[in-house]
This is a predicted structure of a 271-nucleotide part of an RNA (large-subunit ribosomal RNA, domain VI) from Pedococcus cremeus. The sequence was found in a public genome assembly. The coordinates come from a structure-prediction model, not an experiment, and the mean pLDDT is 82. It matches the Rfam family "Bacterial large subunit ribosomal RNA".
Context: one part of a larger RNA
RNA sequence: CGUAGGAAACUUGAGAAGGGCUAUCCCUAGUACGAGAGGACCGGGAUGGACGAACCUCUGGUGUGUCAGUUGUCCUGCCAAGGGCACCGCUGAUUAGCUACGUUCGGAAGUGAUAACCGCUGAAAGCAUCUAAGCGGGAAGCACGCUUCAAGAUGAGGUUUCCACGGGGCUUGCCCCGAGAGGCUCCCAGCUAGACUACUGGGUUGAUAGGCCAGAUGUGGAAGUGCAGCAAUGCAUGCAGCUGACUGGUACUAAUAGGCCGACAACUUGA
Numbered sequence: 001c002g003u004a005g006g007a008a009a010c011u012u013g014a015g016a017a018g019g020g021c022u023a024u025c026c027c028u029a030g031u032a033c034g035a036g037a038g039g040a041c042c043g044g045g046a047u048g049g050a051c052g053a054a055c056c057u058c059u060g061g062u063g064u065g066u067c068a069g070u071u072g073u074c075c076u077g078c079c080a081a082g083g084g085c086a087c088c089g090c091u092g093a094u095u096a097g098c099u100a101c102g103u104u105c106g107g108a109a110g111u112g113a114u115a116a117c118c119g120c121u122g123a124a125a126g127c128a129u130c131u132a133a134g135c136g137g138g139a140a141g142c143a144c145g146c147u148u149c150a151a152g153a154u155g156a157g158g159u160u161u162c163c164a165c166g167g168g169g170c171u172u173g174c175c176c177c178g179a180g181a182g183g184c185u186c187c188c189a190g191c192u193a194g195a196c197u198a199c200u201g202g203g204u205u206g207a208u209a210g211g212c213c214a215g216a217u218g219u220g221g222a223a224g225u226g227c228a229g230c231a232a233u234g235c236a237u238g239c240a241g242c243u244g245a246c247u248g249g250u251a252c253u254a255a256u257a258g259g260c261c262g263a264c265a266a267c268u269u270g271a
Stems, first nucleotide, its partner, number of pairs: 001152001005163007015149004021049007033038001051106005059100004066093005071086006110144003117137004165178006182261004186203005208254003211250005218242002224237005
């Protein structure tokens, strides 16, 4: 821009893409078969491999503004307590998130038409013949079925709901102004989205983000003081102190104020 008024939702599915893998073992059954050796079809079940999807409960990884320990050095005047730098200085743990080495699931079943092939009835050709008329069976393949996208499918689909007249100018079918469903811009954010955009949520009639409060989680017993010890240090106060992303609450801060776009009252009769 189009989809012959303008919008908001929910959809149909022409078409397209994905997927379709496979092994071993057990039962049937040491049965059928076979002199024996050996050893099934059909049917049922179990466990795997590779591949794929989703997820983070568990097990791990990471976790550079979490907690603790610790070395060197500089600084906060000194002690104590801390801060900077040294690969995050090093080390031990670790929330959220993201992940695989983790967990769960998948390939199917079923239906239809068939291929090779196997048949029934059956003539031409008194026989025979699956074929000439007719009727069956038959594959990991084909069409459905399962998952995803999908009306620019210009053949542009469908359903529901909302909005759709006032004023003025005139050359009487055009123009201008307003109203108007709805949308955009703008702003704040994202747990679901993300390179930008887009998408999603919110904008004071507000819990969208930050802050704050409470909790969870993690770390592992803070500082100060007291006590014991010559001291290093230990014990008590005290499941202490601190705690990113997690959970719930709370308008303290920021989402202010605004701006823009936005629809023939067309057709209806007749041919």